[in-house]
């Protein structure tokens, strides 16, 4: 240097012209006027996933249920985020990275495969059993050869006393060789993501923590650490598996979100109130009916509450940014100095031109590219998108010196 790992930062610049949204100053003929000045998107403004501030509503207290989270210590306004650490496991040669983690008494489930997912016997190994079959042995029967006769190996008939061989014939005996039946065995094989601690010896019919040594595991104790946890020529226990769920324990959680909420309020219509006009007019109350009595439709003027359009506010000074110093391993915290840095509302932050960085192509002239993406009450995180570039620390191999 190339290639990686972890972390951090930047993420186009300048000028001109024409516009857009706020703010400040000045001027006048006070109009939403003119002139000048100054400000105007992000690291994610995004997804709206988690946590808080703020606001309205709800709420005596306690418990149950429901939901979320779950190793330890820390950090914080708070958190399921973040930091550092622990254990197990996986990936990487490595620097490093991913995932999981409260408890384990009881209960449930464990696809496919497999005999069995937990009172495990499929194969294998071993022991026992003669009721049954095969093989073995014996007896009998049958057949063939051999024997006798017809003239000969063919064919036919006979004898069945002896010999040889066979029977997919009968009967019997004995036997654990092969089946079969009964049991033992978790050593071995095979299945699986997972198979009842590993290995050696003893032991046994064969085996087995059945016993023993070593290793592993669990507990106690000592030591180290705030702790999770680690460690140990110590002691004890022959060692009741794994995953998920249920269950138990601890912590947290009221609901809705700035279109929250607060204030002002034009026009038209109008609840209600007062006055006037009309001067008895519908209707209604009182009552069984009549009389009486009370209210009273309508029009005009004035007052008036709620609400609509619209406006103001909430609104940007804040767990704030930047710089320095200090504490801490770090997340983060403290002190000092300095600064004010968008506030729109259907939504301004733009368009065009020139020049310059940077990258790519090209010998050059020249040409092309410049990402993801746009605030909507505000913060802390997370997640996702992103052309290109810079820095710090570390790793392994190669090359060069």
């Nucleotide at each position: 240097c190339c290639g990686c790992a972890a972390g951090u930062c930047c993420g186009c610049c300048u000028u001109g012209u024409c516009g857009c949204c706020g703010c400040c100053u000045g001027c006048c003929g006070c109009g939403c006027g003119c002139a000048g000045g100054g400000g105007g998107a992000g690291g994610a403004a995004a997804g709206u996933c988690c946590g808080g501030g703020c606001a309205a509503c709800a709420c005596a207290g306690a418990g149950c249920a429901c939901c979320g989270c779950g190793c330890a210590a820390g950090c914080u306004a708070a958190c399921g985020a973040c930091u550092u650490g622990a254990u197990a496991u996986c990936c990487g040669u490595g620097a490093g990275g991913g995932u999981a983690u409260a408890g384990g008494a009881g209960c449930g489930u464990a696809a496919c495969a497999g005999a069995g997912a937990a009172u495990g016997a499929c194969c294998g190994c071993c022991c026992c059993u003669g009721c049954c079959g095969g093989a073995u042995c014996c007896g009998c029967g049958c057949c063939a050869c051999a024997c006798c006769a017809c003239g000969a190996u063919g064919g036919u008939g006979g004898a069945g006393c002896c010999g040889u061989g066979g029977c997919g014939g009968c009967g019997g005996a004995a036997c654990a060789c092969c089946g079969a039946g009964g049991g033992g065995u978790a050593a071995g094989g095979g299945u699986g993501a997972a198979a009842a601690g590993g290995c050696g010896g003893g032991g046994u019919a064969a085996g087995a923590g059945c016993c023993c040594a070593c290793c592993g595991c669990g507990g106690a104790g000592g030591c180290a650490g705030c702790a999770a946890u680690g460690u140990c020529g110590u002691c004890c226990g022959g060692c009741c598996g794994u995953a998920c769920g249920u269950c138990u324990c601890g912590c947290g959680g009221g609901u809705u979100g700035c279109a929250a909420g607060a204030c002002c309020a034009u026009g038209u219509a109008u609840a209600c109130c007062g006055g006037c006009a009309a001067u008895c007019a519908a209707g209604g109350g009182u009552u069984g009916c009549u009389c009486g009595u009370c209210c009273g439709a309508u029009g005009c003027c004035g007052g008036g509450g709620g609400g609509u359009a619209g406006g103001u506010u909430g609104c940007u000074u804040g767990a704030g940014a930047c710089g320095g110093c200090g504490g801490g391993a770090g997340a983060c915290c403290g002190c000092c100095g300095c600064c004010c840095u968008a506030g729109a509302u259907a939504a301004a932050u733009g368009a065009c031109a020139a020049g310059g960085a940077c990258c790519c192509c090209g010998a050059a002239a020249g040409g092309g590219g410049c990402a993801c993406a746009g605030a909507a009450c505000c913060c802390g995180g997370c997640u996702u998108a992103c052309a290109g570039g810079a820095c710090u620390u570390g790793c392994c191999g190669g090359c060069a010196c």

The RNA shown here (Bacterial RNase P class A) has 401 nucleotides. The model forms 93% of the base pairs in the Rfam consensus.